[in-house]
Context: one part of a larger RNA
RNA sequence: UUGGGCGUAAAGCGCGCGCAGGCGGUUUCUUAAGUCUGGUGUUUAAGUGCGGGGCUCAACCCCGUGUCGCAUUGGAAACUGGGGAACUGGAGUGCAGAAGAUUAGAGCGGAAUUCCACGUGUAGCGGUGAAAUGCUUAGAGAUGUGGAGGAACACCAGUGGCGAAGGCGGCUCUCUGGUCUGUAACUGACACUAAGGCGCGAAAGCGUGGGGAGCAAACUGGAUUAUAUACCCUGUCUACCCACACCGUAUACGAUCAGUGCUAGGUGUCUGGUGGGUCCACCCCUCGGUGCCGAAGUCAACUCAUUAAGCACUCCGCCUGGGGAGUACGGUCGCAAGACUGUAACUC
Numbered sequence: 001u002u003g004g005g006c007g008u009a010a011a012g013c014g015c016g017c018g019c020a021g022g023c024g025g026u027u028u029c030u031u032a033a034g035u036c037u038g039g040u041g042u043u044u045a046a047g048u049g050c051g052g053g054g055c056u057c058a059a060c061c062c063c064g065u066g067u068c069g070c071a072u073u074g075g076a077a078a079c080u081g082g083g084g085a086a087c088u089g090g091a092g093u094g095c096a097g098a099a100g101a102u103u104a105g106a107g108c109g110g111a112a113u114u115c116c117a118c119g120u121g122u123a124g125c126g127g128u129g130a131a132a133u134g135c136u137u138a139g140a141g142a143u144g145u146g147g148a149g150g151a152a153c154a155c156c157a158g159u160g161g162c163g164a165a166g167g168c169g170g171c172u173c174u175c176u177g178g179u180c181u182g183u184a185a186c187u188g189a190c191a192c193u194a195a196g197g198c199g200c201g202a203a204a205g206c207g208u209g210g211g212g213a214g215c216a217a218a219c220u221g222g223a224u225u226a227u228a229u230a231c232c233c234u235g236u237c238u239a240c241c242c243a244c245a246c247c248g249u250a251u252a253c254g255a256u257c258a259g260u261g262c263u264a265g266g267u268g269u270c271u272g273g274u275g276g277g278u279c280c281a282c283c284c285c286u287c288g289g290u291g292c293c294g295a296a297g298u299c300a301a302c303u304c305a306u307u308a309a310g311c312a313c314u315c316c317g318c319c320u321g322g323g324g325a326g327u328a329c330g331g332u333c334g335c336a337a338g339a340c341u342g343u344a345a346c347u348c
Base pairs, nucleotide, nucleotide: 004319005318006317007302008301012316014200015199016198017197021193022192025087026086027085028084029083030082031081033080034079035076036075037074038073039072040071041070042069049065050064051063052062053061054060090190091187092186093185094183095182096181097180098179104174105173106172107171108170109153114148115147116146117145118144119143120142124135125134161168162167205246207244208243209242210241214240219235221233222232258314259313260312261311262310265293266292267291268290269289270288272286273285276283277282297304321348322347323346330341331340332339333338
């Protein structure tokens, strides 16, 4: 609960696609459902509203009248709705261009770590606050050559770019989605939002089969310590990688839902475009992104401020004191872990 809100106080679903529903540009004709207005009927107890009167006032009582509702019958046509016709500014298509770590698959590359083999070479190496566990005369560590294998891609790198979000970074090829600019040829409101629904969704985790260099939960050992189930060190299983299938959650954050319009400027930067001059490493204008500062305004304050948290509208989601509790029960989903939905008693 006809109220007020959702950046930080409770509150924007993690993100998209989209059926129903809600809502919807400009002009004109028509209709009359909504809307406005008149009549009639009905309801016509008291009470309530309005006007007047009576108890000294008031409460109280009396009189008159009306609103509202429903039905029916006339009228109006601005707005909303229905129907017809047209338009181009919203939306989309075409054409000419642009940038990009957008996606998927395949192939390739160099640096580094580790391991293996061989050469040189000799007593330590490693590690720490200090040590020890560990490795090493069966030749380690160091250094040179060759090989194997896996994972990640230094510099470039930038409040740079792309994507709806999660996210995306070596190079090449193939596949692929979206965006932007210019033009104004085409369609002619085809739009916005979106309960349910469907899909995507980091990390960790799970299943089957591979892979395993490095790193490293658990675990073991060495230290530290009163203890040390830790911090430090040696080692190392699962995991991190690949394919297929699941899970469906995060401080999934801009803690800010999506869309449209309007409202001072200044200064960087990224991708395009027009124009101009002294044709250049420059300037001006402009579309779209991405940052900073800041006016009006806003805000409890901090702040936000054309990328709004300003001024308005449309649609959806959500909140309503703290704890109990994101718990219990039930239901749906899941192999499981668990997820989603989601109370109450009691208590302050």